[in-house]
RNA sequence: GUUCUGAAGGCUCAACGGUAGAGCAUACAAUUCAGUUGUAAGGUGCAGGUUCGACUCCUGCUCGGGACA
Numbered sequence: 001g002u003u004c005u006g007a008a009g010g011c012u013c014a015a016c017g018g019u020a021g022a023g024c025a026u027a028c029a030a031u032u033c034a035g036u037u038g039u040a041a042g043g044u045g046c047a048g049g050u051u052c053g054a055c056u057c058c059u060g061c062u063c064g065g066g067a068c069a
Base pairs, nucleotide, nucleotide: 001068002067003066004065005064006063007062010024011023012022013021018052026040027039028038029037030036031035045061046060047059048058049057
C1' cells in the first nucleotide's frame, strides 16, 4: 500500500428495514435476611446518503484484529 473482519448499557452477548433486548453487575423496595422477588437507571465508534422508517443497506473517516505485497 491492497484486502477481509470487528466496534451496541459497567462486562459478555441477541436483534427479517418497523417500540434496541437478555444474563451478570449497580441503585431502591419487599421479604423468611441465607437467599429470593419486584422496580428503576444506563447503550448502537464518528459524519453523511438511501428510505415513510436504518443497529441493519450505501459512502467516507477513526480505532482493534487477520491475510497478501